[in-house]
Context: one part of a larger RNA
Molecule: small-subunit ribosomal RNA, central domain
Organism: Flavobacteriales bacterium Rf14
């Protein structure tokens, strides 16, 4: 480079839009770029090849054929593929109804808990632990009980549920904003897939200005433990965790299974519509799980939510360290990110 590969061995890009590019439904007519044929020229010689012949024989070396798979003109063929042009509706889009969900964003209200303050009642402990201390308390703690603020999370319902492209998404309510699904079968008529560079989104943690700061809690300190404990337990406690705008661009960013289409057995159970209705049951569309068949698979195990049988398009992969490192780009305020080796060694 072919071949083989990507669940879990080395390897699906974190999601998604989308540009170039590649591929792409059914019919009909025409073209004749692809494509098949037959014909002509060219393909230098030497080299390969096969057949003689010459050096005593081989290498050599020479004659002679084939062969150069290729380009270029030129006569048809038209099944596929592309081109034009017209046409169709089942892929796609749309309308219309009529229902869904923790799908964004902004706004407002709520109760519980939790902590601090005020005042009440009361009085000697609380508090914590495997067991203690360190901490808090007679300047009146813990407990109770009324009243005040504050911040930040939503108990039950809560699920194998729901929705979303991922990340993610939970209290009630309001405005806006999306969205797939079902059913009609009304419009338009291939308007589709994918998708390099390339845009946006993207947990947590960290960065930057300004705010907030209840509870938790990296570092910190202090108290056990220990042989030692820079820890696991215990008191405490900064950043941080919360908003607002702007970075940052990673995660076991996981289903460690890229998108889309099409096939291909059953059984259970469950969410949302529709259709009939005998409200038992049952049929169907999209989803979400389970369990077993063919079939796959090195096994576990997938098994109509495929890892099956195919097909189009992208990503990626090529023993182990070295190493996601070094340098040299690009971005980043910086942490760093991306990109990404070689020497040397098993």
């Nucleotide at each position: 480079u072919u071949g083989g590969g990507u669940u879990u061995a080395a390897a699906g890009g974190g999601u998604c839009c989308g540009u170039a590019g590649g591929u792409g439904g059914g019919c009909u007519a025409u073209u004749a770029a692809g494509u098949c044929a037959g014909a002509g020229g060219u393909g230098a010689a030497a080299u390969c090849c096969c057949a003689u012949a010459g050096c005593u024989u081989a290498a050599c070396u020479a004659u002679g054929g084939a062969a150069c798979u290729g380009c270029c003109u030129u006569u048809g063929a038209u099944a596929c593929u592309g081109g034009u042009a017209g046409u169709c509706u089942u892929g796609a889009g749309u309308a219309u109804a009529c229902a869904c969900g923790a799908a964004g964003u902004a706004g407002g209200c709520g109760g519980a808990a939790u902590a601090a303050g005020a005042c009440a009642u009361g009085u000697a402990g609380c508090g914590g632990u495997g067991a203690a201390a360190u901490g808090c308390a007679u300047a009146g703690a813990u407990a109770u009980g009324u009243c005040u603020u504050a911040g930040a999370a939503c108990a039950c319902c809560g699920a194998u549920u729901g929705c979303g492209a991922a990340g993610g998404c939970a209290g009630c309510u309001u405005a806006c904003u999306a969205g797939a699904c079902u059913a009609u079968a009304a419009c338009u008529g291939a308007c589709a897939c994918u998708g390099a560079u390339g845009g946006a989104c993207g947990a947590a943690a960290g960065c930057g200005u300004g705010g907030g700061g209840a509870g938790c809690g990296a570092a910190c300190a202090g108290g056990a433990u220990u042989a030692g404990a820079u820890a696991c337990c215990c008191u405490g406690g900064u950043a941080g965790u919360c908003c607002a705008c702007g970075c940052c661009g990673u995660a076991a960013a996981c289903g460690a299974u890229g998108a889309u289409u099409a096939c291909u057995g059953g059984a259970c159970a469950u969410u949302u519509g529709c259709g009939a209705u005998a409200u038992a049951c049952u049929g169907u569309a999209a989803g979400u799980g389970u369990c077993u068949g063919a079939g796959c698979g090195a096994a576990a195990g997938c098994a109509u939510u495929a890892a099956g049988u195919a097909a189009u398009c992208c990503a990626c992969c090529u023993g182990g360290g070295g190493a996601g490192u070094a340098c040299g780009g690009u971005c980043g305020c910086a942490a760093g990110a991306u990109u990404g080796a070689a020497a040397c060694u098993c």